Background
The RNA shown here (SAM riboswitch aptamer (S box leader)) has 106 nucleotides. The sequence was found by an Rfam model in a public genome assembly. Its mean pLDDT, the model's own confidence on a scale to 100, is 83.
RNA sequence: ACCUUAUUAAGAGUGAUGGAGGGAAUGGGCCCGAUGAAAUCCGGCAACCUGUUUUUAUAAAAACAAAGGUGCUAAAUCCCACAGAUGUAAUUCUGAAAGAUAAGGU
Numbered sequence: 001a002c003c004u005u006a007u008u009a010a011g012a013g014u015g016a017u018g019g020a021g022g023g024a025a026u027g028g029g030c031c032c033g034a035u036g037a038a039a040u041c042c043g044g045c046a047a048c049c050u051g052u053u054u055u056u057a058u059a060a061a062a063a064c065a066a067a068g069g070u071g072c073u074a075a076a077u078c079c080c081a082c083a084g085a086u087g088u089a090a091u092u093c094u095g096a097a098a099g100a101u102a103a104g105g106u
Stems, first nucleotide, its partner, number of pairs: 001106008013042001015041003021032003026081004043073003048069002050065007077098001082095004
């Protein structure tokens, strides 16, 4: 880098440093930000991997835990873009695509 599977409306800070941007990319919108953005540290959340126990057919399922590997910590993945639906239309609904994260594989 690519492929597969699962998840993607829950949850999490009045902290320290920092000092102007940020919300993935493109276009459109809408927001956050000097009452302090990004980033780093600390704290926290969650439970994918993981650990323990139980059940049954040994592969799964359930419950609990949070030491370790990741991840996350404004707004649905902030919303729309493609297809379909309701007479038309709509950022109204459904699905896909794309993205993100984890685990496995090439």